[in-house]
The prediction has a mean pLDDT of 82. A computed fold for a 542-nucleotide part of an RNA from a metagenome, annotated as small-subunit ribosomal RNA, 5' domain.

Context: one part of a larger RNA
RNA sequence: GAACGAACGCUGGCGGCGUGCUUAACACAUGCAAGUCGAACGCGAAAGUUUUCUUCGGAAAGCGAGUAGAGUGGCGCACGGGUGAGUAACGCGUAAAUAAUCUACCCUGAUGUCUGGGAUAACCAGCCGAAAGGCUGACUAAUACCGGCUAUAUGCUACCCUUUGGGGGGUAUCAGGAAAGGUGGCCUCUUCUUGAAAGCUAUCGCAUUGGGAUGAGUUUGCGUACCAUUAGCUAGUUGGUGGGGUAAUGGCCCACCAAGGCGACGAUGGUUAGCGGGUCUGAGAGGAUGAUCCGUCACACUGGCACUGGAACACGGGCCAGACUCCUACGGGAGGCAGCAGUGAGGAAUAUUGCGCAAUGGGGGAAACCCUGACGCAGCGACGCCGCGUGAGUGAGGAAGGCCUUCGGGUCGUAAAGCUCUGUCAGAUGGGAAGAAGUGCAUAUUGGUUAAUACCCAUUAUGUUUGACGGCACCAUCAAAGGAAGCACCGGCUAACUCCGUGCCAGCAGCCGCGGUAAUACGGAGGGUGCAAGCGUUGUUC
Numbered sequence: 001g002a003a004c005g006a007a008c009g010c011u012g013g014c015g016g017c018g019u020g021c022u023u024a025a026c027a028c029a030u031g032c033a034a035g036u037c038g039a040a041c042g043c044g045a046a047a048g049u050u051u052u053c054u055u056c057g058g059a060a061a062g063c064g065a066g067u068a069g070a071g072u073g074g075c076g077c078a079c080g081g082g083u084g085a086g087u088a089a090c091g092c093g094u095a096a097a098u099a100a101u102c103u104a105c106c107c108u109g110a111u112g113u114c115u116g117g118g119a120u121a122a123c124c125a126g127c128c129g130a131a132a133g134g135c136u137g138a139c140u141a142a143u144a145c146c147g148g149c150u151a152u153a154u155g156c157u158a159c160c161c162u163u164u165g166g167g168g169g170g171u172a173u174c175a176g177g178a179a180a181g182g183u184g185g186c187c188u189c190u191u192c193u194u195g196a197a198a199g200c201u202a203u204c205g206c207a208u209u210g211g212g213a214u215g216a217g218u219u220u221g222c223g224u225a226c227c228a229u230u231a232g233c234u235a236g237u238u239g240g241u242g243g244g245g246u247a248a249u250g251g252c253c254c255a256c257c258a259a260g261g262c263g264a265c266g267a268u269g270g271u272u273a274g275c276g277g278g279u280c281u282g283a284g285a286g287g288a289u290g291a292u293c294c295g296u297c298a299c300a301c302u303g304g305c306a307c308u309g310g311a312a313c314a315c316g317g318g319c320c321a322g323a324c325u326c327c328u329a330c331g332g333g334a335g336g337c338a339g340c341a342g343u344g345a346g347g348a349a350u351a352u353u354g355c356g357c358a359a360u361g362g363g364g365g366a367a368a369c370c371c372u373g374a375c376g377c378a379g380c381g382a383c384g385c386c387g388c389g390u391g392a393g394u395g396a397g398g399a400a401g402g403c404c405u406u407c408g409g410g411u412c413g414u415a416a417a418g419c420u421c422u423g424u425c426a427g428a429u430g431g432g433a434a435g436a437a438g439u440g441c442a443u444a445u446u447g448g449u450u451a452a453u454a455c456c457c458a459u460u461a462u463g464u465u466u467g468a469c470g471g472c473a474c475c476a477u478c479a480a481a482g483g484a485a486g487c488a489c490c491g492g493c494u495a496a497c498u499c500c501g502u503g504c505c506a507g508c509a510g511c512c513g514c515g516g517u518a519a520u521a522c523g524g525a526g527g528g529u530g531c532a533a534g535c536g537u538u539g540u541u542c
Stems, first nucleotide, its partner, number of pairs: 001542004006538005013388006019381002021346001026344003030341003035075003040072002043069001048063006082299003091224008101216002106212008114148004124137005154175002157172006181204006190197003225271003232262003237259008274296004278289004301322005324335004352378001354377003360374001361372004391421004401412004425483001427478005435469001440464005446458003486531005491512003497526005507514002
């Protein structure tokens, strides 16, 4: 000199864009942060209101409403969001391998979607419990569950072609595995002969399979902090055979066999630490660092475990153990903010218990739509960067006043006042974009499908409709110089000097050093210098 997620002191007008627990991975009150689908399925209220009956207590029916609601089932909950405790490791980075592997939803091609069955939750009744919750009996549905048929998956054996080692293709025998329906429309075919259906059609699904895309698993070369005042380490240890397990290789696990394996090219042990793109500095080489943003890994009160699922050994799922907190009728239960706000504590120190799904993105749904503390915005903080302003011109009898003085004067100083203007920001009033493209609905058009001018799908046009921010940005008008300057320094380094007070005292100080009666170094004043809504100090890095 530059930089900072900074803090502290003094001061503080406005705006834009960023950014904000670096400490206790400390403990958490409260609210919200993951739901959705009735076009998979069976049930199904109430308040209120209308009518009828009435023994005036009430009862029944209709609407509310097939609504609310819980339940079965499907998909999602493995994404998104947080944190950096652990980890010195194939964790990360980079380059490869997978002939050793998987991949829900999505796209594309092909084939199929036949035929049966038994349950169960909800609901009802009864019972136990303080609660959390649970038990028994009876009833019921499905795209829930389970059979059968068929099918080119898959497996064993044999053979052939190809190939790079468990790869690809083909043939034969045997074994062997599927499915589910929903919604809209129609009468051309079939059946009844009206109009519908078990019929036709469209669409969304379902099953099997080929390919793609995406994502993931595993393996390898190289790189990846410090300590040798850590020199030896190792028994599933190193390898083999055979098995088990996995989507898959493998001591991953097991039985048996062998005695190996690593190490001064630093094993083992200890300390510290998430890693990278990047960031800061520097002419560069390098050094330091890893906040925000992006990629990746690990973790979710602490330790362990599996279930479901395409994927988890799962932050707002489950089980067990532990610590802690809470409820209890003492028998037993409930919980996990390192999600967004917020509280206490710790600390030099770090924000609102805000608004909205309008946009972008995500989940569910055919869609309307619902959910979304992701996200978009607003609030607080000069925490940072950038921009703007605090007025401009003129004005000498160089006013008054302050300070200095050699008492002549000098200086603050065109500075002020005065006069003439302007109107940025702030204030008031009025106007006022863009962020909105869609989706849906209505009408019309064109094409496809079809028996069809239904329906449906796609295209186009017109109309209608959607804004949290926010009446914000921006524009115009009004009034008014009016509301807006400080901080540090002035001995040398280092730009900037005099007076008074003090008298090795009080004090200053980054280094040299200053102060003991004329202190440009302490304190004050006048003047000056530097930066400026900031200026200094401290800390850290280069």